[in-house]
RNA sequence: GCAGCUGUGGUCCAGUGGUAAGACAUCACGUUGCCAUCGUGAAGACGCCAGUUCGAUUCUGGUCAGCUGCU
Numbered sequence: 001g002c003a004g005c006u007g008u009g010g011u012c013c014a015g016u017g018g019u020a021a022g023a024c025a026u027c028a029c030g031u032u033g034c035c036a037u038c039g040u041g042a043a044g045a046c047g048c049c050a051g052u053u054c055g056a057u058u059c060u061g062g063u064c065a066g067c068u069g070c071u
Base pairs, nucleotide, nucleotide: 001070002069003068004067005066006065007064010024011023012022018054026042027041028040029039030038047063048062049061050060051059
């Protein structure tokens, strides 16, 4: 330099055009003499910029970051 893949809460991960699911973690309450466990609830995310579309996490272009391969 070229090609490919990936980017979603603090972490891991699902979601192939219609209001983003789950697990762990965090917080509150309950439970307990205390902690832990357990139960209930809450907060928390689509890398960025454009385009297409009534509507974009999803499709297209660019860009950034990471990984892999080739030279």
Transfer RNA from a Planctomycetaceae bacterium, 71 nucleotides, folded computationally. It matches the Rfam family "tRNA". About the family: Transfer RNA (tRNA) molecules are approximately 80 nucleotides in length. The prediction has a mean pLDDT of 83.